[in-house]
Predicted 3D model of a 339-nucleotide RNA (Bacterial RNase P class A) from Methylibium sp. The model forms 98% of the base pairs in the Rfam consensus. The RNAcentral record of the sequence draws on ENA. Rfam family: Bacterial RNase P class A. Rfam classes the family as a ribozyme.

RNA sequence: GAAGCAAGCCAGACCGCCGCUGGUGCAAGCGUGGAAACACGGCACUGGAGGAAGGUCCGGACUGCAUAGAGCGGCGUAGCAGUUAACGGCUGCCCGGCGAAAGCCGAGGAUCAGAGCAACAGAGACGAGUCGAAGCGGGUUCCGCCCGCUUCGGGUGAAACGGGCAAUCUCUACGCGCAGCAACACCAAGUAGGCCAGCGUUGAUGCGGCUCGCAGAGCUGGCGGGUAGGUGGCACCGAGCCGGACAGUGAUGUCCGGCCCAGAGGAAUGGCGGUCACGGGGCCUGGCCCGCAAGGGUCAGGUCUUGCACAGAAUCCGGCCUAUCGGCUUGCUUCACAC
Numbered sequence: 001g002a003a004g005c006a007a008g009c010c011a012g013a014c015c016g017c018c019g020c021u022g023g024u025g026c027a028a029g030c031g032u033g034g035a036a037a038c039a040c041g042g043c044a045c046u047g048g049a050g051g052a053a054g055g056u057c058c059g060g061a062c063u064g065c066a067u068a069g070a071g072c073g074g075c076g077u078a079g080c081a082g083u084u085a086a087c088g089g090c091u092g093c094c095c096g097g098c099g100a101a102a103g104c105c106g107a108g109g110a111u112c113a114g115a116g117c118a119a120c121a122g123a124g125a126c127g128a129g130u131c132g133a134a135g136c137g138g139g140u141u142c143c144g145c146c147c148g149c150u151u152c153g154g155g156u157g158a159a160a161c162g163g164g165c166a167a168u169c170u171c172u173a174c175g176c177g178c179a180g181c182a183a184c185a186c187c188a189a190g191u192a193g194g195c196c197a198g199c200g201u202u203g204a205u206g207c208g209g210c211u212c213g214c215a216g217a218g219c220u221g222g223c224g225g226g227u228a229g230g231u232g233g234c235a236c237c238g239a240g241c242c243g244g245a246c247a248g249u250g251a252u253g254u255c256c257g258g259c260c261c262a263g264a265g266g267a268a269u270g271g272c273g274g275u276c277a278c279g280g281g282g283c284c285u286g287g288c289c290c291g292c293a294a295g296g297g298u299c300a301g302g303u304c305u306u307g308c309a310c311a312g313a314a315u316c317c318g319g320c321c322u323a324u325c326g327g328c329u330u331g332c333u334u335c336a337c338a339c
């Protein structure tokens, strides 16, 4: 220098003006909307998208239904060990495959429980059966022929009676109750109160497959009515972020110090201007290289223009997968050259 592998990082910076939205403090105790619950309104300070916020694929927290119970069914996972709140994630090792290597990938339990499947070729493909030969036995008086058993051979084929496939059912082991923040709780005149019919303590109905079990007095349909508003959950301090030490090969764990870091609900996180940096494109100037030349390549400077990746929180968290312009860092492998 070239080709490649692994791990990680950034996703413009600053200033000014105008807005949107959350919080805290102060002030007011007043006004507006509303039936009410409640919401909004002043001033100051301050926070305000991502590495995937995405797909909603897996796991948990949380909530309700019995502090979620038993059996059957169903679903999921699958080398061994570890890690974790949990996992199908992650880590280490073994085995198998790919690569020259760094390294990458793996749906890697069981086919002496049972079932199912195997294109083409081939006589025959998992049921049995026979293309050829030999031996033995039987039928027939014998040869021949036929039947049965055993052994061998050639050919076909991935595989020929001995096996394969569990990315087919199945078996084994382990795990999973179901639903999801539109959960759920509370407030508020109102999915209320009322009328009619049917069913119901001989158990309706609920526990989202069935049975048991548990709770248990209402449930279903129609008429009429006219509602669907507000607050919490919710982002307050948590499986939290940053740094360090220690244990461990590692995933990870423990301890110490520092920090507080978005939160709406038709859904905020924006717009304009300036300076600088960087990337793309155009033009000009200069140097170097190739070329007879026309011209081409490369580097540097100036100037103009453009800013353009994927994408946008919605109860929260851990993963996986997918999308991503451009750029940077570190380690490693192989090859070439020089010393």
Stems, first nucleotide, its partner, number of pairs: 001335010012276007020048007030041004050310001054321002057319005062180004069212004074176005079093005094108001095106004109171002114169002116165002131153010184232004194223006205215003238260001240259008278307013